[in-house]
The RNA shown here (Glycine riboswitch aptamer) has 104 nucleotides and comes from Clostridium gasigenes. Model confidence (mean pLDDT): 79 of 100. Taxonomically the source falls in Clostridium (Bacteria, Bacillati, Clostridia, Eubacteriales).
């Protein structure tokens, strides 16, 4: 993806009716976000760099390169859902329907 079945909510409201207006629904499709993860900041911690010292070593200091932590992120970015919102869409049958099943 194809085909069959089950599938909820909410006015068969009003009006001067291909439109307008109030109430209302969340199960097409959209919109927001938790936890977390990226990132940044700031410290620790080992490994480098660079000056002085010195008998291989070692120590001081300077800079803040790499790895890992940790703490911070109402202000960066990622970031589900049947939660929200109600922009679409829907409020009687039909049709649509998330989601579930059989079958290909």
């Nucleotide at each position: 993806c194809c085909u069959c079945u089950g599938g909820a909510g909410a006015g068969a409201c009003u009006c001067u009716a291909u439109g307008a207006g109030c109430a209302c629904c969340g199960a097409a499709g959209g919109c927001g976000c938790a936890a977390g993860g990226c990132g940044u900041a700031a410290c620790u911690a080992u490994a480098g760099g660079u000056a002085u010292u010195u008998u291989u070593a070692u120590a001081u200091a300077c800079a803040g390169u790499a790895u890992a932590g940790u703490u911070a992120u109402u202000u960066g970015c990622c970031g589900a859902a049947a939660c929200u919102c109600u922009c679409a869409g829907g409020u009687a049958a039909a049709a649509g329907g998330a989601c579930a099943g059989g079958g290909g």
The model forms 89% of the base pairs in the Rfam consensus.